[in-house]
Molecule: transfer RNA
Organism: Apostichopus japonicus
């Protein structure tokens, strides 16, 4: 320069355009316990940015921004 993919919680990851965007770690509380860990129970913490499209958008479109490839 080209064209492809890829951004969701502190980390990692699921989501056919239609239910309150789900689940593992961690993190806080609470139970248990002499005291902790491991366990059980419960919180909090969210879709990269700006705009279309629809009745509805993390999902499709566009463009930026940022990351990984492949051509050249």
């Nucleotide at each position: 320069g080209u064209g492809u993919c890829c951004a969701u919680a502190g980390c990692c990851u699921a989501g056919u355009g239609g239910u309150u965007a789900g689940g593992g770690c961690a993190u806080c509380a609470g139970c248990a316990u002499a005291u902790a860990a491991a366990g059980c129970c419960g919180g909090a913490g969210g879709c990269c940015u700006g705009g279309g499209u629809u009745c509805a958008a993390g999902u499709c479109c566009c463009g930026g921004u940022g990351g990984a490839g492949g051509c050249u």